Annotation: Predicted 3D model of a 71-nucleotide RNA (transfer RNA) from a Candidatus Woesearchaeota archaeon. Its mean pLDDT, the model's own confidence on a scale to 100, is 81. It matches the Rfam family "tRNA". The family's RNA type in Rfam is transfer RNA. The sequence is in RNAcentral, with records from ENA.
[in-house]
RNA sequence: GCGCCGGUGGUUGAGUGGCACAAUACGACCUUGCCAAGGUUGUGGCCCGGGUUCGAUUCCCGGUCGGCGCA
Repeated sequence: GCGCCGGUGGUUGAGUGGCACAAUACGACCUUGCCAAGGUUGUGGCCCGGGUUCGAUUCCCGGUCGGCGCA
């Protein structure tokens, strides 16, 4: 330098052109003699810019970061 794959709450992972889901974490409450476990509830997210579209996290282009391969 070229190519391929990936970037989603604090963390891990899923996902679809229309509302973003789960686990875990964290806060509050319940339960308990205490702790742990369990239950209810709340908090918090689509890497950046542009394009297509009525509508983009999703599709397209560029950038950037990470991984792999080639040179």